About this RNA
The RNA shown here (small-subunit ribosomal RNA) has 1497 nucleotides and comes from an Alphaproteobacteria bacterium. It matches the Rfam family "Bacterial small subunit ribosomal RNA". The organism belongs to Alphaproteobacteria, within Bacteria.

[in-house]
């Protein structure tokens, strides 16, 4: 600390994923101990059982009961005293604590620092009492009602339960006075009133308790500053509301209640109102700053089935209390009742999911008790769980035949792998025995016979899991065939998958590993630290301006801000430091450190801020002169275009790429006057000017706003910005009246088209034009907010001003603009008019899409605008440059590419290939150009791969083992049989070695052969195409963040990247050329079998012969051409153009030669080959078939169609070849293919072999012909085992089409086209094809407009599978989510009324009442007071009517997304074939179109 992902690369911007660390987690594999920790995160959903709060008899009465004494006795007992125990039941504390939970609460709930107006049982202290009465009630008794729960009557009794009376103090209340203080209030005296107590134990000191007081601790109440989630599609809320008086009331302050009073109070520093949410320490992450959370622990809060209430009490509005209402479960005798696990285990139940109905109060602690002691799911222990975090361990050492097996293999071998065996050794865990703690203090131990020690046994008990294509550590083999699957993101799988499934190996962690989900990180992707906004997503259309945020200088005073020092507080534990203790560690502990924070308190004053007093550099006024389409009215003018009106005049005109529609003989266009009427204002006119922005442009007037320059005279910070608010605001549209010349949406007609709701044309209506009101957008653009101050120059321009040597020129101020330093920028590009350094304020942005939509608001007559989500869906969507490629862009410039020409093809027949179709088979292959007379340079058999039918099965061929045999095998005959074969028989037959040695074969078995079986998209190699096109790179250097780029681009030339020159390039390569081979011309050499000039001989003829080397030729070796020489041109250069010379002149002509590299082009059927396939068959044989099919479509050829022919005669000149299983001559036959013959010749010697057209001569005369020749019949030859499916030839008969070819389209520039002929591979036989070769021998080229193709610079690009690209929108289908939508339903708030349970508190005529007081002798009767009824007031539940809001759900409906090879078209992208695009407003299936203004993107 980063990686992956947009592209062909590339920089950036941008979101997605990943790697890290956490977890109360769950889920899937696997699981040996141990420590410590930690366990309903979902239903605050219902609960069975049992168990969590009870002591006290030293408060009391009675009662049961046991002991143990005495007394009585009918020996059954009874009755006392004392001591022990027991369950009720009055009293008394405790049940407000512990323990659960997290539903509510957005709040003084919680934090944190602070206040005053209060309480307070228990405990600590100090003072001070603690007299003396009296009246009842449970218990129990008795009667009695109830199913139960539970009570009613009546009678008796006790207390530390209840009630009066004494007394009382520093308590409480009233009055009076004084003292103090500014005042609230404090404070002191004195008078009066008022309130207390309870006892118990003990034999006794004595102790424990009671009453009042006062002070202390802890503890609670309240109040209050600051902080504490989200939404403005929630902007106003409040009536006890805000505040006062009186008056209740509370422990205590107070609208805490009440009556009047007044009209206040909160809010943009965000109220109400919705929506989540228990706050903290602290815990995850983070380098912090931050972000995310609040389980365990610990503090505080709320809450206890829901909902109201109060009562007890010091202390609840009270989890295991009480009333009620409600719901829900239970029990009933049906009349009534009874419960409340969000205690602690447990049960259902919901869930992906969370533990025992355990043991003990030993310890710590809590309640009661004098105390013993009882209670105590608080707690301490144990159970179950790998849920976490720690620790251990499943052994160690030695050990190479590198074992076996597995896997791979290139078959050598690699690896697993010292691993394993094997031998040595050890003994944590484990099992087993003995010992045995601390936790406790003099006893008491639940955990526990447990931690721990010690001995013995024995490698024994103990490894998994993820992954292995990049990010990401780690790799092959097999299966499988877009299938089955994997996938976090890219993305794998369509027959060789390191990406899927298994194996072998490997890599990573380890008693765990992996997956999920969730949080923080990465993520500077919300940016305080730390982000942008000219084109990437971002500058408000402009402007005044209010709050708010900022704010020039000097001095002073304060001391909020800021800094500093002190003090207090910031619990604890948690983290971090450093020790200590468990064998280590987690874990536990102890000091310190730190809690960055709040507050009081002293002090500092630079800076901010706040009072004061100045300045004048910002602002403003003020004066002068000035420029100017700056608003607003009013008038005024002239061109021009239409229309009317009249002259002239005629036949057209208007109008498109061509047309028509349209006007015109009723006289148009032309043209001359005249009139009229509405709209813009040519020239000037300019990257000039003026406005804030829209936006202003004839003239003149009239009113009026700014501005920049000079003076420096006034004022003294008044200043900048700018949320909400006002205003202005292009066209376009909207009302209302008026206008209406020309233009023109719409609409109409012509045209175009495939269609043409469009471009084009002829009309033409709204509108454009005024008024006045509305709207309120725009590519409203510098896509660049405003204001300020700083930071090189040079050049144009417009105002102003100052200076001048003045048509100028120079300074300086304000504009407007081009280039440019430095600097910014991703790059483009900006660059004093910044996109530079800096500061201040405000708008705005955070991936594409859905969307500027929906819903809700506001504003609008309306269009609509304005604010502004969401689901769902994708991995990108952009930006700017870079290389191609492209372009119905733009410059050069080449090519038989067009054009000039010439002769074909498309029509016939025929031949041949294909294609279809046919067949048992028609065997494959080749598919624009770059298949189709092509793989085939020869398919009757063989070929032959196909087909049918019979055979063979280590094989038709090759090595090898093993076992067995051998005179192996060769040539012959006969039989079967379509053959292959079978089957019989004859008959010849062994090389070698010292060695039965090698060697040769035949059968048997196995390894194996064998495939023209599949993939040319696994390949080699060979080919085609582009293209014989000139271009394709490289190396340093250099520019560039970089793809790259320069070299190579440019001026000039070339057939050429060929060369000059020129330059940040210099130089190199493979490409061109050239070297090679032919051919053109000379020479030397050298003459056979070639040749023949001269001599000689010769023959019908004839280099036949002698001779010759002269020419011809032949073949080898050399010469010859270099733009060398000469003029002109060019730049004095490459170089061009003429000219001369030569045989040949500018690459003389043709050949081979084919740069980097495309088309996965072809070929697995040449050939090799890697994988798969088949293996008695997809192999290998044989006979017949088949490749030869034939309705038909194409491509190549031949031949014609005729006279520049044809036929029939005569006729002369080649050139390269080729020959032995060959070519054959001469001679004979035959009409003729041919026979026959067999001289020569393996060849300059001989033979194929006759060259053809040509020329000359005859005839034929324009006809389906003396043209053509196809087809058919009949005979024949010839090859061959064999010509029927199916070969060539030959004679003779027949005599088809066809009279020059539609649209289209092909080749060719000179010895070429065209024409004529020969040879030759291939072959027994077969050529209209293919190659090679002579003969004859043309036109034409003006020239790059245009089709093609190619090349080199440019430019646009949304393409880069690269234009056969990209893509956009209706429609259709299908799924998914969302808007509306009569309604429906549910939840949630406000609100009107009605209704009141319980309760409380007021009242009160009604019943009933022990204490106390008065009267009475009593009995009692009155008063006080209390209960209990009724009764008012609040109120919960709950009816009832309206609204708010929020969910659901609806027939239908809209538009939206995403799918697949749909349909329709072509909107963008290139000038995208009508440039695009914004905004309005019309119209059209869709994409659009058109119309105004508008912008360059």
């Nucleotide at each position: 600390a980063g990686a992956g992902u947009u592209u062909g690369a590339u920089u950036c911007u941008g979101g997605c994923u990943c790697a890290g660390a956490a977890c109360g987690a769950a889920c899937g594999c696997u699981g040996g101990c141990g420590g410590c920790a930690u366990g309903c995160u979902u239903a605050a959903c219902a609960c069975a059982u049992g168990c969590a709060a009870g002591u006290c008899g030293a408060a009391c009465g009675a009662u049961c009961u046991c002991a143990u004494g005495g007394g009585g006795u009918u020996c059954g007992c009874c009755u006392u005293a004392u001591g022990g125990g027991g369950g009720a039941g009055u009293g008394g504390c405790a049940g407000a604590c512990g323990g659960g939970u997290g539903a509510g609460u957005a709040a003084c709930g919680c934090g944190u620092a602070g206040g005053a107006a209060c309480g307070u049982a228990c405990c600590c202290u100090c003072u001070u009492g603690u007299u003396g009465g009296g009246a009842a009630u449970a218990a129990c008794g008795a009667u009695u009602g109830g199913a139960a729960a539970c009570g009613a009557u009546c009678g008796c009794u006790a207390a530390u339960a209840c009630c009066g009376a004494a007394u009382a103090c520093g308590u409480c209340c009233u009055u009076a006075a004084g003292g103090u203080g500014g005042g609230a209030g404090c404070u002191u005296u004195a008078a009066g009133g008022a309130g207390a107590a309870a006892g118990g134990a003990g034999a006794g000191a004595u102790u424990c308790g009671c009453a009042a007081g006062g002070g202390g601790a802890g503890c609670g109440g309240c109040c209050u500053g600051c902080g504490u989630c989200a939404g403005a599609u929630u902007a106003g809320g409040u009536a006890g509301u805000u505040g006062g008086u009186g008056g209740g009331g509370u422990a205590a302050g107070a609208g805490c209640c009440u009556a009047c009073c007044a009209a206040g109070c909160c809010u943009g520093u965000g109220a109400u109102c919705u929506g989540u949410a228990g706050c903290u320490g602290g815990u995850c992450u983070g380098a912090g700053a931050g972000g995310a959370u609040g389980g365990a622990c610990a503090g505080c809060c709320a809450c206890a089935c829901u909902g109201g209430g109060a009562c007890u009490g010091a202390g609840a509005c009270a989890c295991g209390g009480c009333c009620c209402a409600g719901a829900c479960u239970c029990c009933u005798a049906c009349g009534g009742g009874a419960g409340g696990c969000a205690g602690c285990a447990g049960u259902g139940g919901g869930g992906a999911a969370u533990a025992u109905u355990g043991g003990a109060c030993a310890a710590u602690g809590g309640g009661g008790g004098a105390a013993a002691c009882c209670c105590u799911g608080a707690u301490c222990c144990a159970g179950c769980a790998a849920u976490g975090c720690c620790g251990c361990g499943u052994g160690a050492g030695u050990g190479a035949a590198g074992a076996a097996g597995g896997c791979c293999u290139u078959c050598g071998g690699g690896u697993u792998g010292u691993a394993a065996a094997a031998c040595u050794c050890u003994u944590u865990u484990g099992u087993a025995a003995g010992g045995g703690a601390c936790a406790a203090u003099g006893a008491u131990g639940a955990u526990g016979g447990u931690a721990c020690c010690u001995u013995a046994c024995g490698a024994a008990u103990a490894a998994g899991c993820u992954c292995c294509g990049g990010c990401u550590a780690a790799c092959u083999u097999c299966g499988u065939g877009c299938c089955a699957g994997c996938a976090g993101c890219c993305g794998c799988g369509g027959u060789a998958a390191u990406a899927c499934g298994a194996a072998g190996g490997g890599a990573g962690c380890u008693a765990g590993c992996g997956u999920u989900g969730u949080u923080c990180g990465g993520a500077a992707u919300a940016a305080c630290u730390g982000g942008g906004c000219g084109u990437a997503a971002a500058g408000g259309g402009c402007g005044c301006g209010u709050a708010g945020g900022c704010g020039g200088u000097u001095u002073u005073c304060u001391a909020a801000g800021u800094c500093u020092g002190u003090u207090g507080u910031g619990a604890a534990a948690u983290u971090c430091u450093u020790g200590g203790g468990c064998u280590u560690a987690a874990c536990c502990u102890a000091a310190g450190a730190a809690c960055u924070g709040c507050a009081a308190u002293g002090g500092a004053u630079a800076c901010u801020g706040g009072g004061g007093a100045g300045c004048u550099a910002g602002a403003g006024u003020a004066u002068g002169g000035a420029a100017g389409g700056g608003g607003a009215g009013a008038a005024u003018g002239g061109a021009a275009u239409u229309g009317c009106g009249u002259g002239u005049g005629u036949a057209g005109g208007a109008g498109u790429g061509a047309a028509a529609u349209c006007c015109g003989u009723a006289g148009a266009u032309a043209u001359a006057c005249g009139c009229a009427g509405g709209a813009a204002c040519a020239c000037c006119g300019g990257c000039g000017g003026u406005g804030a922005a829209a936006a202003c442009g004839a003239u003149u007037c009239u009113c009026u706003g700014g501005u920049a320059c000079a003076u420096a005279a006034c004022u003294g910070a008044c200043g900048c910005u700018a949320a909400g608010g006002c205003g202005c605001g292009a066209a376009a549209g909207c009302g209302u009246g008026g206008g209406g010349a020309g233009c023109a949406a719409a609409c109409a007609g012509g045209a175009u088209u495939a269609g043409a709701u469009a471009c084009c044309c002829u009309g033409g209506u709204a509108g454009u034009c005024c008024a006045c009101g509305c709207c309120g957008u725009a590519a409203a653009c510098g896509a660049u907010g405003a204001a300020u101050g700083c930071u090189a120059a040079a050049u144009a321009u417009u105002g102003g001003a100052u200076c001048u040597u003045a048509u100028g020129g120079a300074u300086u101020c304000a504009g407007u603009g081009u280039u440019g330093a430095a600097g910014u920028u991703a790059a483009c590009a900006c660059g004093a008019u910044a996109a530079g350094c800096a500061u201040u304020c405000c708008g705005c942005c955070u991936g594409g899409g859905g969307a500027g939509u929906a819903c809700g608001g506001u504003c609008g007559c309306a269009a609509g605008a304005u604010u502004a989500a969401a689901a769902c869906u994708c991995a990108a969507a952009g930006a700017a440059a870079u290389u191609g490629a492209c372009g119905g862009g733009g410059a050069c410039c080449c090519g038989c590419a067009c054009a000039a020409g010439c002769g074909g093809u498309g029509g016939a027949u025929u031949a041949u290939g294909u294609g279809g179709u046919u067949u048992a088979a028609u065997u494959c292959g080749a598919a624009g150009c770059u298949a189709c007379g092509c793989g085939c340079a020869a398919a009757a058999c063989c070929u032959u791969a196909c087909c049918a039918a019979c055979c063979u099965u280590u094989g038709a061929c090759a090595u090898a083992a093993g076992g067995u045999g051998c005179g192996a095998g060769g040539g012959g005959u006969u039989g079967a049989g379509a053959g292959a074969u079978c089957a019989a028989u004859c008959u010849c037959g062994c090389a070698u070695u010292u060695a039965g040695u090698u060697g040769g074969u035949g059968c048997c078995u196995u390894a194996c052969a064998g495939g023209u079986g599949c993939u040319g998209c696994a390949u080699g190699g060979c080919u085609g195409u582009c293209g014989u096109c000139a271009g394709c790179u490289c190396g340093u250097g250099u520019c560039g963040u970089g793809a790259g780029a320069u070299g190579u681009u440019g001026g000039g030339u070339u057939a050429a990247g060929u060369c000059c020159c020129g330059c940040a390039a210099c130089g190199a390569g493979c490409g061109c050329a050239a070297c090679c081979c032919u051919u053109g011309u000379u020479g030397u050499u050298a003459g056979u079998u070639g040749c023949u000039a001269a001599c000689a001989c010769g023959u019908a003829g004839a280099g036949g012969u002698g001779a010759g080397a002269a020419c011809u030729u032949u073949a080898a070796c050399a010469a010859a051409a270099c733009u060398g020489c000469c003029u002109g041109u060019g730049a004095u250069a490459a170089g061009c153009a003429g000219g001369a010379g030569g045989a040949a002149g500018g690459u003389g002509g043709g050949g081979a030669u084919g740069a980097c590299g495309u088309c996965a082009a072809g070929u697995c059927c040449u050939c090799a080959u890697g994988g798969c396939c088949c293996u008695u068959a997809u192999a290998g044989g044989u006979u017949g078939g088949g490749c030869u099919a034939c309705a038909c479509a194409c491509g190549u050829a031949a031949u014609a169609c005729a006279a520049u022919g044809g036929u029939a005669g005569u006729g002369a000149c080649a050139a390269a070849g080729a020959g032995a299983a060959g070519c054959a001559a001469a001679g004979g036959g035959g009409u003729g293919a041919c026979c026959u013959g067999g001289a020569g010749c393996g060849g300059a010697u001989c033979u194929c072999a006759a060259a053809a057209a040509a020329g000359c001569u005859a005839c034929c005369u324009c006809a389906g012909u003396u043209c053509a020749g196809a087809u058919u019949g009949a005979u024949c030859u010839c090859u061959g085992c064999a010509a029927c499916u199916c070969g060539a030839g030959a004679u003779c008969a027949u005599g088809a089409a066809g009279u020059u070819g539609g649209a289209a389209u092909c080749g060719c520039u000179a010895g070429u086209a065209a024409u004529c002929g020969u040879a030759g591979a291939u072959c027994a036989g077969c050529a209209u094809g293919c190659u090679a070769c002579g003969g004859u021998g043309a036109a034409u080229a003006c020239g790059u407009u245009c089709c093609c193709g190619g090349g080199u610079c440019u430019u646009g690009u949304a393409c880069a599978c690269a234009c056969u690209g990209c893509c956009c929108g209706u429609c259709a289908c299908a799924c998914c989510a969302u808007g509306g939508g009569a309604g429906u339903u549910g939840g949630u708030u406000c609100u009107g009324c009605u209704u009141u349970a319980a309760g409380u508190g007021g009242g009160u005529a009604g019943g009933c009442u022990a204490a106390c007081g008065u009267c009475g002798a009593a009995a009692g009767a009155c008063g006080a007071g209390g209960c209990c009824g009724c009764u008012c007031a609040c109120c919960a539940c709950a009816g009832u009517g309206g609204g708010g809001u929020c969910g659901a759900u609806g027939a239908c409906u809209g538009g939206g997304g995403u799918g697949a090879a749909g349909u329709c078209g072509u909107a963008a992208c290139a000038a995208g074939g009508u440039a695009g695009c914004c905004g309005u407003a019309g119209g059209g299936g869709a994409a659009c179109c058109u119309g105004c203004g508008g912008c360059u993107g």